[in-house]
Context: one part of a larger RNA
RNA sequence: GAAUGAACGCUGGCGACGUGCUUAACACAUGCAAGUCGAACGAGAAAUCUCCUGCUUGCAGGAGAAAGUAAAGUGGCGUACGGGUGAGUAACGCGUGGGUAAUCUACCUUCGGAUUCGGGAUAACAUUGCGAAAGCGAUGCUAAUACCGGAUGAUAUCCUUUGGAUUGCGGUUUGAGGGAUGAAAGAUGGCCACUCCAUGGAAGCUAUUGUUUGGAGAUGAGCCCGCGUACCAUUAGCUUGUUGGUAGGGUAAUGGCCUACCAAGGCAACGAUGGUUAGCUGGUCUGAGAGGGUGAUCAGCCACACUGGAACUGACACACGGUCCAGACUCCUACGGGAGGCAGCAGUGAGGAAUUUUGCGCAAUGGGGGAAACCCUGACGCAGCAACGCCGUGUGAGUGAUGAAGGCUUUCGGGUCGUAAAGCUCUGUCAAGUGGGAAGAAACUGCAUAUGUUUAAUAAGCAUAUGUACUGACGGUACCACUGAAGGAAGCACCGGCUAACUCCGUGCCAGCAGCCGCGGUAAUACGGGGGGUGCAAGCGUUAUUC
Numbered sequence: 001g002a003a004u005g006a007a008c009g010c011u012g013g014c015g016a017c018g019u020g021c022u023u024a025a026c027a028c029a030u031g032c033a034a035g036u037c038g039a040a041c042g043a044g045a046a047a048u049c050u051c052c053u054g055c056u057u058g059c060a061g062g063a064g065a066a067a068g069u070a071a072a073g074u075g076g077c078g079u080a081c082g083g084g085u086g087a088g089u090a091a092c093g094c095g096u097g098g099g100u101a102a103u104c105u106a107c108c109u110u111c112g113g114a115u116u117c118g119g120g121a122u123a124a125c126a127u128u129g130c131g132a133a134a135g136c137g138a139u140g141c142u143a144a145u146a147c148c149g150g151a152u153g154a155u156a157u158c159c160u161u162u163g164g165a166u167u168g169c170g171g172u173u174u175g176a177g178g179g180a181u182g183a184a185a186g187a188u189g190g191c192c193a194c195u196c197c198a199u200g201g202a203a204g205c206u207a208u209u210g211u212u213u214g215g216a217g218a219u220g221a222g223c224c225c226g227c228g229u230a231c232c233a234u235u236a237g238c239u240u241g242u243u244g245g246u247a248g249g250g251u252a253a254u255g256g257c258c259u260a261c262c263a264a265g266g267c268a269a270c271g272a273u274g275g276u277u278a279g280c281u282g283g284u285c286u287g288a289g290a291g292g293g294u295g296a297u298c299a300g301c302c303a304c305a306c307u308g309g310a311a312c313u314g315a316c317a318c319a320c321g322g323u324c325c326a327g328a329c330u331c332c333u334a335c336g337g338g339a340g341g342c343a344g345c346a347g348u349g350a351g352g353a354a355u356u357u358u359g360c361g362c363a364a365u366g367g368g369g370g371a372a373a374c375c376c377u378g379a380c381g382c383a384g385c386a387a388c389g390c391c392g393u394g395u396g397a398g399u400g401a402u403g404a405a406g407g408c409u410u411u412c413g414g415g416u417c418g419u420a421a422a423g424c425u426c427u428g429u430c431a432a433g434u435g436g437g438a439a440g441a442a443a444c445u446g447c448a449u450a451u452g453u454u455u456a457a458u459a460a461g462c463a464u465a466u467g468u469a470c471u472g473a474c475g476g477u478a479c480c481a482c483u484g485a486a487g488g489a490a491g492c493a494c495c496g497g498c499u500a501a502c503u504c505c506g507u508g509c510c511a512g513c514a515g516c517c518g519c520g521g522u523a524a525u526a527c528g529g530g531g532g533g534u535g536c537a538a539g540c541g542u543u544a545u546u547c
Stems, first nucleotide, its partner, number of pairs: 001547004006543005013393003017389002019386002021351001026349003030346003035077003040074002048065008084304003093229008103221002108217008116150004125140006156181011186209006195202003230276003237267003242264008279301004283294004306327005329340004357383001359382003365379001366377004396426004406417004430488001432483005440474001445469009491536005496517003502531005512519002
């Protein structure tokens, strides 16, 4: 000099953009943060309102609307994403470059095939038992795209026979045949041209969507390898599933991953083993560079979710807001037994030099569910607080000498603050006041019309076009106009040398200053105050840390 997620002191007008527990991975009150689908399924209230009847005149009964709505249940998809933190980890964890002929991949895209016949339950519900509660049980009924069985099925998987090519063998590759295993689920809208009952419906047809089985792709993931990746040798030897082989098990998949047997290996001064510290990277700070420091925000990867362990479900987890076991802690209890996990967003206590609101909205972007409307979303978009940072901007402009008053100083003549002020003439940025007032929004969607496509069809569906209706948290915000120079807007540090800037008074080795040299013992430009000056400026200094 530059820098910081900074803190402290004094001071402080406005705006835009960013940033904000670096310490206790300490403990957490309260609210919210993951649901959705009635176009998979069975069922299904009440308040309230209207009408009718009766009479005791405001009550009873019935019907309808509310409403196939709410709440609950079975089932599907999602909850493995998104969000947080950095405890652990010196490691194939990360970075980089390869491999997988050793692998998987829900939803999505695309190309084929199929979507057949049956069955038994169970929740909800009803009745009921135990319990303070959490909850647990019994009997009976019922449905499905829930569950189970059969059929069919190949270019799927496995076994087998055989031909060709290749090879030293083992094997590899390509073709033909046989056998075994092994699927499924429907839903919604429309139509009667053909068949049957004959208003209309059934079968059927049709559109959309789903289900199932294969191929390919896309995306994501698993595994393996080369190289790089902190310090200590005052850590020198380490290792028995250890190193390798054979066989088997296990996995989506290779492998001591696991097991049995066999061999006795494997690593290490090119630093094994041990210890200490640490998430890694893109980046970021500094520096002319080489290098050194660092890893907040943003982005990629990894790890973790009160502590330790385990599996279940599933395409994917050994799962932050799932399950089970153990532990510590907190809470409830009728003492028998139960409940919980903010390193999600706010917020509280504690710790600390130190770090914000228990805000608004799903309008936009993105995500989950749904055919859609739509619902959910503390992701996200916004607002609030904080000079924490960077940037912009203002605190007025011109004129004005009697060089006013006043302060300081003086050799008492004067000098200086100083065109500074006052006064006069202007401007109107910002703040404050009054009035107007956006873009972000045209997609999507609903309705209507037209055209095309599909179709037996003019119906329905789908696509396109036009018209119309609806949707903004921020926010009456940005911005604009009018008013408006005071009744709103300057401080902080320094002035001995380094280092820009000097005098007076007080003090008298005292009180004090100080980054270094050093000042102070009676005229101190170095202490304290005044005046003046210098530097930076809504900041200025100090401290800490890095280069």
About this RNA:
Predicted 3D model of a 547-nucleotide part of an RNA (small-subunit ribosomal RNA, 5' domain) from a metagenome. Model confidence (mean pLDDT): 82 of 100. The full RNA is in RNAcentral, with records from SILVA.